This is a predicted structure of a 535-nucleotide part of an RNA (large-subunit ribosomal RNA, domain I) from Chloracidobacterium sp.
It matches the Rfam family "Bacterial large subunit ribosomal RNA". Rfam links the family to the GO terms structural constituent of ribosome and ribosome.
[in-house]
Context: one part of a larger RNA
């Protein structure tokens, strides 16, 4: 040197744990903001550097309410106070609430300056003035009131809109009307009460499931893309105007009694066409009512009551073994010195709210006749339709409807007009150019409650620990590592070594110091020391 074997150092894996994540269930809630948010800056304690919690009333004030002995937060020591005159603590309502920040007297390099009547700006609403222009209009000034602006996971409407990629190249296609921008709304949002569909039978708004079916279809018929009728469920709900026609007020034309226009109110709303005007007949008040007010009961936000076990011996500790008991509408589950229904905390149960928010009947508000005959006023115009040229539709221009619509032409009014996939008759459905309309659906920044063949610290959020920090980066931005002493600190008094260290070595704790804060277990790669063989 080398094997071995023991006994140490390193060193951090494994094992076990769970403070924290992750996924879903159910039910709230789905907004917060000029009464100044979101989100920070700075303060703020006896000392006070972080974090939390407040805001010059600053780990805090006041009321009502709950609890019942301690308490001044994380945070283990001091000191100095509070408290059954009820203090800490929970839980409702108030006050207080610096500065910046939509930030709004001006400025500004946020969190700071100047200033000192100061809702800055847009909208409303009034009054006052007031050009080009005579009346007036525009546009000024001044008041009021206080609607708007900012944030906010995701769902969701519309306005624009890709590309890698697939097609084994790529161009039509396709990814995909996806990502992403904008802009705008609510707790849902769109959609919706037939100019729908079907097919000579018949359905009855809207929406989302499950199927029809990877079918008819579209497609460089390549890649791919993909309905609808129909049939089963969820959950259901219908109205409101324009117009014909009446009345009322105001204004204009003039021929002064006609007509035009604007507004208020009534009427009226429909496909078996309806409705409006005239004449006529009946009925005269039940019954619905979804939007607003609007009691209690119920919920929610503090809480209260809550049952039964003792011995033994091992052991540091008894919940574990053994013995002999009890309770159970409670044997869920944490914790307690090892494994507890009967020790603590709770669990089944039952019970409770001065405040505050949710709730919502009776009932108030608004709405609501029927029928014959007659007349032929009405029944949504740059609209239907049609051409070009795009767009949606499962349907790439096709035989291409149907919807939309930039440009360019342009109708009918119920003997009307649309639609049934070119187009035409027939036949059948429907009534466009006006609106609103719960629920069945879609999402989870949030709270509350529960579950898991979900993870256990290289996993599981990035992040179980003062994590969006430390660090990087002009900047958009990018982004870490790191949990574990013990039952309890009993965290080693005193002693010697040593630099008045550091670290050691007694001694003392402890069940254990090879648990000693570099602490739970403590693999293995490296390094040592001893011992044996060997060369």
């Nucleotide at each position: 040197g080398g094997c071995a074997u023991g006994c140490g150092g390193u060193g951090a894996a494994u094992g076990c744990c769970u403070u924290g994540g992750c996924a879903c269930u159910a039910g709230a809630a789905g907004g917060c903001g000029a009464u100044g948010a979101a989100g920070g800056a700075c303060g703020u304690g006896a000392a006070a550097a972080g974090c939390u919690g407040c805001g010059a009333u600053a780990a805090g004030c006041a009321a009502c309410g709950g609890u019942g002995a301690g308490g001044a937060g994380c945070a283990c020591a001091u000191a100095u106070c509070c408290a059954u005159u009820g203090a800490c603590c929970c839980g409702u309502u108030g006050a207080u609430u610096u500065c910046c920040g939509a930030a709004u007297g001006g400025g500004g390099g946020a969190a700071c300056c100047c200033a000192a009547u100061a809702u800055a700006c847009u909208a409303c609403u009034g009054u006052c003035u007031g050009a080009a222009u005579a009346c007036a209009u525009a546009g000024g000034a001044c008041a009021g009131a206080a609607a708007g602006a900012g944030c906010u996971a995701a769902c969701c409407g519309a306005g624009g809109g890709a590309a890698g990629u697939g097609a084994a190249c790529c161009a039509u296609c396709u990814c995909a009307g996806u990502a992403c921008c904008u802009c705008g709304a609510g707790g849902a949002a769109g959609a919706g009460a037939a100019a729908a569909c079907a097919a000579c039978a018949g359905u009855g708004a809207u929406u989302c499931c499950g199927c029809u079916a990877g079918u008819a279809g579209c497609g460089g018929c390549g890649a791919g893309c993909g309905a609808a009728c129909g049939c089963g469920g969820a959950a259901c709900a219908g109205c409101c105007u324009a117009a014909a026609c009446c009345a009322g007020a105001g204004g204009g034309g003039c021929u002064u009694g006609c007509u035009c226009c604007u507004u208020u109110g009534g009427g009226g709303u429909c496909g078996u066409g309806g409705g409006a005007u005239c004449a006529g007949a009946c009925a005269u008040a039940a019954c619905g009512g979804a939007a607003g007010g609007g009691a209690a009961a119920g919920a929610u936000u503090a809480a209260c009551a809550a049952a039964a076990a003792g011995g033994u011996g091992u052991g540091g500790a008894a919940a574990a073994g053994c013995c002999u008991a009890c309770c159970a509408u409670a044997g869920a589950g944490c914790g307690u010195g090892a494994u507890a229904g009967u020790c603590g905390c709770g669990u089944a149960u039952g019970u409770g709210a001065a405040a505050a928010u949710c709730g919502g009947a009776a009932c108030c508000u608004a709405c609501a006749g029927u029928u014959u005959g007659a007349c032929a006023c009405c029944c949504g115009a740059g609209u239907a339709a049609u051409g070009c040229g795009g767009g949606a539709c499962a349907c790439g221009a096709g035989g291409a409807a149907u919807c939309u619509u930039g440009c360019a032409u342009g109708a009918a009014u119920u003997u009307g007009c649309c639609g049934g996939g070119a187009c035409c008759a027939u036949c059948c459905g429907g009534u466009a150019a006006g609106g609103c309309u719960a629920a069945a659906u879609a999402c989870u920044c949030u709270c509350u409650a529960g579950u898991g063949a979900c993870c256990g610290a290289u996993a599981g959020u990035g992040a179980a620990c003062c994590a969006g920090u430390a660090c990087c980066g002009u900047g958009a931005g990018g982004g870490a590592a790191a949990g574990g002493u013990g039952a309890a600190a009993a965290g080693a008094a005193c002693c010697c070594c040593g630099g008045u260290g550091a670290g050691g070595g007694g001694a003392g704790u402890g069940a254990a110091a090879u648990a000693g804060u570099a602490c739970c277990u403590g693999a293995a790669a490296c390094c040592g020391c001893a011992u044996g063989c060997u060369u």